Source information: This is a predicted structure of a 96-nucleotide RNA (Glycine riboswitch aptamer) from Nitrosomonas sp. The coordinates come from a structure-prediction model, not an experiment, and the mean pLDDT is 80. Its Rfam family is "Glycine riboswitch aptamer". Its Rfam clan is "Glycine riboswitch clan".

[in-house]
């Protein structure tokens, strides 16, 4: 030096100011509808094995297997606050 990990500080989208009822407090709590995907979670590809087949194959089955695709199961929909994948940035500690 590459590479991970967890913290700090910055930067960081999308969707309802939704109706009802309750309960008081204003940022409670249920209930329906209607939305978004960038917290977390599920699922797919090539590939690369491994079984069936007397070989073969562009057959068939099975295992691993990504994402900013996808599902929307948590979360999230005024503005403000939080929270946010991912990015910088300095620094700490693993590993080598």
């Nucleotide at each position: 030096c590459u590479g991970g990990c967890a913290a700090u500080c910055u930067g960081g989208a999308g969707a309802g100011u939704g109706c009802c009822a309750a309960u008081u407090u204003u940022u409670u709590u249920g209930g329906c509808c209607a939305c978004c995907g960038a917290a977390g979670g599920g699922g797919c590809a090539c590939a690369c094995g491994g079984a069936u087949g007397a070989a073969a194959g562009u057959a068939u089955c099975u295992g691993u297997a990504a994402a900013u695709c996808u599902c929307u199961c948590a979360g999230g929909u005024a503005a403000a606050a939080a929270g946010g994948a991912c990015a910088g940035a300095g620094g700490g500690g693993c590993g080598c």